Transfer RNA from Polypedilum vanderplanki, 72 nucleotides, folded computationally. The RNAcentral record of the sequence draws on Rfam.
[in-house]
RNA sequence: GGCCGCUUGGCGCAAUGGUAGCGCGUCUGACUCCAGAUCAGGCGGUUGGGAGUUCAAUUCUCUCAGCGGUCA
Numbered sequence: 001g002g003c004c005g006c007u008u009g010g011c012g013c014a015a016u017g018g019u020a021g022c023g024c025g026u027c028u029g030a031c032u033c034c035a036g037a038u039c040a041g042g043c044g045g046u047u048g049g050g051a052g053u054u055c056a057a058u059u060c061u062c063u064c065a066g067c068g069g070u071c072a
Stems, first nucleotide, its partner, number of pairs: 001071007010024004018055001026042005048064005
């Protein structure tokens, strides 16, 4: 340098172009002498940046950036 893949809450990952979810974590409550475990509820996201297509984009297209793989 060419090609391919990935980028979504603090972390790991989902999501047919039509309300962004799950687990862990965290907070609150219950339980407990206290904590843990367990149970219930909540908080937490400009979906990597920009542009385009569309009535509507996490999803499709282009571009930039970062990371990984592969070929030379």

Its Rfam family is "tRNA". It is annotated as a transfer RNA. Rfam describes the family as follows. Transfer RNA (tRNA) molecules are approximately 80 nucleotides in length. Its mean pLDDT, the model's own confidence on a scale to 100, is 84.